[in-house]
């Protein structure tokens, strides 16, 4: 100097004029007044996970359904984060993984190819005895043997080397791979190494169905409360065989039946009802006003300590929107930073013009994912050149 990798931050500043919302204060003035102060994000987005909070549900159990999937930590928790293990990619810094099981079962692997899972002979290799030919060296081919070589394919039923054979083949051997085992070594563990045994069942796909392990009530701020006001606790239809018993004659208890109970279904449980009728369906009327929830939080910042880290503990400091048809804006000017184009100048610098990303809270928080013009900082890898 060039090309990469990992992480962090900013994404506007200043001034004038006018205009908003919350909170606090002021008043000889109560006013659409005056003063002070605060006032959108790193993603506020997606609504994908996890919670806090509120409400419903005897809140229990099963099935179905859904989610996660190496080990160990972090966290309120998670499908998140950190570290490590294993596999893959990269020269590397680093990155990615929907990472349990294919020997429980079922299913798929197009086309090509002989053959695609306990398969297979297209080109090939061998071919003794017997047969044919022979220049007597041998040649040809049938029966038969082979799957080592070549080809097809994304993938061909272990790989390399040697022995052996007519030619070959784990047929045999060494090493590698694979399967099984070990009170071996290291590690908390996943695992890694070492040792022993076995010629060894046969590939891939489970982000195919499935099997295994663990986890899972639901709804949602238009949740849900309080106050005030008004009206019609309206009308129609459906609707549960009904028994037994006590009684102070109001009613109580039991059985049966019916209904409701915040995902589906079954059991259980609770509550209500059985014509003085629960509940269901339809229709109709009133209200749509105000307040709370509503922002002090698993909060933020700084330092020290512990930890490889995520993070935690301690000490000190800070308070930073709360709207409700929805506020935080509009306009003018100035310079500055960066990028592009042009001009002058040529160590450098100066001038003119143009350009400014993604994007707006609505109960709150921890994550993930997606979008982002331009700029700055830290760490680190590879290549080149110079000293």
């Nucleotide at each position: 100097c060039g090309g990469g990798a990992g992480g962090g931050c900013c994404g506007g500043g200043c001034g004038g004029c006018c205009g908003c919302g919350g909170c606090g204060g002021g008043c000889a003035u109560u006013g659409u007044c005056c003063c002070g102060u605060c006032g959108a994000g790193g993603a506020a987005a997606g609504u994908c996970c996890g919670g806090g909070c509120u409400c419903c549900g005897c809140a229990g159990g099963g099935c179905a359904g859904g989610g996660u999937g190496g080990u160990g930590g972090g966290u309120a928790a998670c499908g998140c984060c950190c570290a490590c293990c294993g596999g893959c990619c990269g020269c590397a810094a680093g990155g990615c993984c929907a990472g349990g099981g294919a020997a429980a079962g079922u299913g798929c692997c197009a086309c090509a190819g002989a053959g695609a899972a306990c398969a297979g002979a297209c080109c090939g290799c061998c071919g003794a005895u017997g047969g044919c030919c022979u220049u007597c060296g041998g040649g040809c081919a049938c029966a038969g043997g082979c799957a080592a070589g070549g080809g097809u394919g994304a993938a061909a039923c272990g790989g390399u080397g040697g022995g052996g054979u007519a030619a070959g083949a784990g047929c045999c051997c060494a090493c590698c791979g694979c399967c099984g085992g070990c009170u071996c070594u290291g590690g908390u563990a996943a695992c890694a190494g070492g040792c022993c045994g076995g010629g060894c069942a046969c590939g891939g796909c489970a982000a195919a169905c499935c099997c295994c392990a663990c986890c899972c009530g639901g709804a949602g701020a238009a949740a849900g409360g309080c106050c005030a006001a008004a009206u019609a606790g309206g009308c129609a239809g459906g609707g549960a065989c009904g028994g037994c018993u006590c009684u102070u004659c109001g009613g109580g208890g039991c059985c049966a039946c019916g209904a409701g109970g915040u995902g589906g279904u079954c059991c259980g449980c609770c509550u209500c009802g059985u014509u003085u009728g629960a509940c269901c369906u339809g229709u109709g009327g009133g209200u749509a006003g105000g307040c709370c929830g509503u922002u002090c939080g698993a909060g933020c910042c700084u330092g020290u300590c512990g930890g490889c880290a995520a993070c935690g503990a301690c000490a000190g400091g800070c308070c930073u929107a709360g709207a409700u048809g929805a506020a935080u804006g509009g306009u003018c000017g100035c310079a500055a930073g960066c990028c592009c184009u042009c001009c002058c100048c040529u160590c450098g610098g100066g001038g003119a013009g143009g350009g400014g990303a993604c994007a707006g809270a609505a109960c709150c928080c921890g994550g993930c994912u997606u979008a982002c013009a331009g700029g700055c900082c830290c760490u680190u890898c590879c290549g080149g050149a110079c000293c």
The RNA shown here (Bacterial RNase P class A) has 387 nucleotides and comes from a Planctomycetota bacterium. The sequence was found by an Rfam model in a public genome assembly. NCBI's taxonomy places the organism under Bacteria, Pseudomonadati, Planctomycetota. Rfam family: Bacterial RNase P class A. Rfam classes the family as a ribozyme. Rfam links the family to the GO terms tRNA processing, dimeric ribonuclease P complex and ribonuclease P activity.